[in-house]
Context: one part of a larger RNA
RNA sequence: UUGGGCGUAAAGGGUACGUAGGCGUUUUAAUAAGUUGUAUGUUAAAUAUCUUAGCUUAACUAAGAAGAUGCAUCCAAAACUGUUAAAAUAGAGUUUGAGAGAGGAACGCAGAAUUCAUGGUGGAGCGGUGACAUGCGUAGAUAUCAUGAGGAAAGUCAAAUGCGAAGGCAGCCUUCUGGCUCAAAACUGACGCUGAGGUACGAAAGCGUGGGGAGCGAACAGGAUUAGAUACCCUGGUAGUCCACGCCGUAAACGAUGAGUAUUUGGUGCUGGGGGAUUCGACCCUUUCAGUGCCGUAGCUAACGCGAUAAAUACUCCGCCUGGGGACUACGAUCGCAAGAUUGAAACUC
Numbered sequence: 001u002u003g004g005g006c007g008u009a010a011a012g013g014g015u016a017c018g019u020a021g022g023c024g025u026u027u028u029a030a031u032a033a034g035u036u037g038u039a040u041g042u043u044a045a046a047u048a049u050c051u052u053a054g055c056u057u058a059a060c061u062a063a064g065a066a067g068a069u070g071c072a073u074c075c076a077a078a079a080c081u082g083u084u085a086a087a088a089u090a091g092a093g094u095u096u097g098a099g100a101g102a103g104g105a106a107c108g109c110a111g112a113a114u115u116c117a118u119g120g121u122g123g124a125g126c127g128g129u130g131a132c133a134u135g136c137g138u139a140g141a142u143a144u145c146a147u148g149a150g151g152a153a154a155g156u157c158a159a160a161u162g163c164g165a166a167g168g169c170a171g172c173c174u175u176c177u178g179g180c181u182c183a184a185a186a187c188u189g190a191c192g193c194u195g196a197g198g199u200a201c202g203a204a205a206g207c208g209u210g211g212g213g214a215g216c217g218a219a220c221a222g223g224a225u226u227a228g229a230u231a232c233c234c235u236g237g238u239a240g241u242c243c244a245c246g247c248c249g250u251a252a253a254c255g256a257u258g259a260g261u262a263u264u265u266g267g268u269g270c271u272g273g274g275g276g277a278u279u280c281g282a283c284c285c286u287u288u289c290a291g292u293g294c295c296g297u298a299g300c301u302a303a304c305g306c307g308a309u310a311a312a313u314a315c316u317c318c319g320c321c322u323g324g325g326g327a328c329u330a331c332g333a334u335c336g337c338a339a340g341a342u343u344g345a346a347a348c349u350c
Base pairs, nucleotide, nucleotide: 003322004321005320006319007304008303012318014201015200016199017198021194022193023192025088026087027086028085029084030083031082033081034080035077036076037075039073040072041071042070049065050064051063052062053061054060091191092188093187094186095185096183097182098181099180103177104176105175106174108172109171115149116148117147118146119145120144121143125136126135162169163168206247207246208245209244210243211242215241216240220236221235222234223233258317259316260315261314262313263312266295267294268293269292270291271290272289273288274287275286276285299306300305323350324349325348332343333342334341335340
C1' cells in the first nucleotide's frame, strides 16, 4: 500500500463559514468523452503452454501451433456517468402572517449581602479550630443602630427548562442586532451536500498598555499538625479575578460519538407552534410539525451498552489510527512580546 477500523481498546479536527476538489433530484432531445461490443494492425526473438521430431531415455535441442494484459484505428450501441439544449418541482432558497428564547453588543437603573469610613449605644472580650495558636481589641474591638463610599456578583423564580456553530449565555429597562420554529399560499428553479489549503470565532490561565480593586485569593509571611510538613487546617496577603483595547489559541474544548441525506415496531415526560373535537372559556382528549429527556423492539456491539437525537440499515465528503516506551520529545520550519503553540522524527529498548 491493501485491508480493517475511530463512545470506553490506537484513532472525530475545539467550532463554524467557505476556495479548489469530490459527490449530487425528475423528464425529454441531441452528442458520443467515459462505458460496452465486432473487426483489423501491433504486442520482436528466446523463455513459458500444446503437438511432434533428434541425440539409447531424460535433461537438452529443433520444427510447428495456439495464446497474450495492453495500445492504436475503423465501425456499431446509447442503458448509466459526462457534455449541450429545453422543461419540471419533491431538495435548497425568497416573500407574507404569527411565535418562543439566560443568542450577541451598548447605555442606564434598582435591591440584598460582604468590606471600609464617620457618628451613636455599650464595656471585655472577639475571632478561629478536632483542639490550639498566630491575628483583632480599653488608643474602646466583637455586637447593635444611623449615614456615607466603593467594587464585584446576580437569591427566590429555576426545571429532566430555554437559546447559541462551538466556547458559552441568568437582576431590571431601553436601543441596535444574528439565528430558529410554525401556518397557509405565491415565487425562484438544483441555486444542493461535503470541504484539502484558507478565514473567522474560540473557557480558564497567561502576556502588553491604561484604569479599577469590595470579596476571594496562586506566590509569600506567620500559627498549628507532624518524625519531618516546602501540604491538608487557621490568621494575614501580592499578582490575578473586574473594565477598555491588543495578543495568546490551548482544555477530560466530552455526547470522550465529524457533517449531510434517506429508511426502520413502540411506550412515557418536558418545551415552542398548528389543526380537530368539546366547552361560556380553559383544562382534559385526539392529531401533526420542530426540539429536548427517559425506557425499550428488531438490529448492532468484545462486553458495557446504543437503540428514529443510533453505536441499526445504506450512500456522499472530510479528518484521523496502524504495538508499548523513547515522544504532546529532538532538529528544522511557521506563528507569538514572551510563556509557548502548530507541524513532528530517529537511534536505542521491551
Record summary: RNAcentral holds the full RNA, with entries from ENA and SILVA. This is a predicted structure of a 350-nucleotide part of an RNA (small-subunit ribosomal RNA, central domain). It matches the Rfam family "Bacterial small subunit ribosomal RNA". Its mean pLDDT, the model's own confidence on a scale to 100, is 87.